[in-house]
RNA sequence: UCCAGAGUAGCUCAAUGGUAGAGCAAUCGGCUGUUAACCGAUCGGUUGUUGGUUCAAGUCCAACCUCUGGAG
Numbered sequence: 001u002c003c004a005g006a007g008u009a010g011c012u013c014a015a016u017g018g019u020a021g022a023g024c025a026a027u028c029g030g031c032u033g034u035u036a037a038c039c040g041a042u043c044g045g046u047u048g049u050u051g052g053u054u055c056a057a058g059u060c061c062a063a064c065c066u067c068u069g070g071a072g
Stems, first nucleotide, its partner, number of pairs: 001071007010024004018055001026042005048064005
């Protein structure tokens, strides 16, 4: 320099162009001799950035940024 992939909650990951969710973590409560475990609830998001397409974009398109792999 070129090619490909990835970027979503604190972490690991979902989501057919049509209301962004789960598990773990955190907080509160229940359960009990106490802790752990278990049960319930709550909390948490500028979906990497900027534009474009569309009635509607996490999803499609372009550029850029970061990371990973490959080619030279």
Transfer RNA from a Verrucomicrobiia bacterium, 72 nucleotides, folded computationally. Rfam family: tRNA. The organism belongs to Verrucomicrobiia, within Bacteria.